[in-house]
Molecule: SAM riboswitch aptamer (S box leader)
Organism: Alkalihalobacillus alcalophilus ATCC 27647 = CGMCC 1.3604
RNA sequence: CUCUUAUCCUGAGUAGGUAGAGGGAAUUGGCCCGAUGACACCGCAGCAACCGACCUUAUUGGCACGGUGCUACAUCCAACAGACUAUGUCUGAUAGAUAAGAG
Numbered sequence: 001c002u003c004u005u006a007u008c009c010u011g012a013g014u015a016g017g018u019a020g021a022g023g024g025a026a027u028u029g030g031c032c033c034g035a036u037g038a039c040a041c042c043g044c045a046g047c048a049a050c051c052g053a054c055c056u057u058a059u060u061g062g063c064a065c066g067g068u069g070c071u072a073c074a075u076c077c078a079a080c081a082g083a084c085u086a087u088g089u090c091u092g093a094u095a096g097a098u099a100a101g102a103g
Stems, first nucleotide, its partner, number of pairs: 001103008013044002016042003022033003027079004045071003050067003054062002075095001080092005
């Protein structure tokens, strides 16, 4: 990088350090965050429970030790297709994210 499967509703952040202009994946439009320092990285704290380990009444259970992941609204909305009570609502697709496995 490609493919397969599962999930994407909930939850959880800082009065620490570095750094300095963009950031919320990509394109367009919108919406929002940002020199009162965002985004990112490190530290510390936390959330979750996919895989392993362990426990178990053997599971759609427990735990949180190890491997990951995550901690603004939030997979932000729209884009493509469809349904309907129709300037909107819902469902799905595409795209994306994470995990496990395969190449």